[in-house]
């Protein structure tokens, strides 16, 4: 430098910016302020998480145009292994997020 991997929907988990809830205060010319993570909604979210789904990749069959390439549908396949701190970082904040398949261990 190139190729590959790095994708999305989710879950475990996470806190509290917004919503909601509870409590307190104020207010009816009002429509609010504060506190509390509180079952939840929004939100963040796994390299090592799902006998998950989709996408990507390989192959086959079919379809329109068509010399091919390309596109679409369906079916099948492949996708190895992986124990892991302390500490720090971001967003409102925290986390299995990022540092990090790191340090280290075997």
């Nucleotide at each position: 430098c190139c190729a590959c991997a790095c994708g999305g929907c989710c879950u475990a988990g996470g806190g509290u910016u917004c919503c909601g809830a509870u409590c307190u205060c104020g207010c009816u010319g009002u429509g609010g302020a504060g506190a509390u993570g509180c079952u939840g909604g929004u939100c963040c979210g796994a390299g090592a998480g799902c006998c998950g789904c989709c996408g990507c990749c390989c192959g086959a069959a079919g379809g329109g145009a068509g010399a091919c390439a390309u596109c679409c549908u369906u079916c099948g396949g492949a996708g190895g292994c992986a124990c892991g701190g302390c500490g720090g970082g971001a967003c409102a904040a925290a986390a299995g997020c990022c540092c990090g398949g790191g340090a280290g261990a075997c």
Overview:
Model confidence (mean pLDDT): 75 of 100. Predicted 3D model of a 106-nucleotide RNA (Guanidine-I riboswitch aptamer) from Rhodoblastus acidophilus. The sequence was found by an Rfam model in a public genome assembly.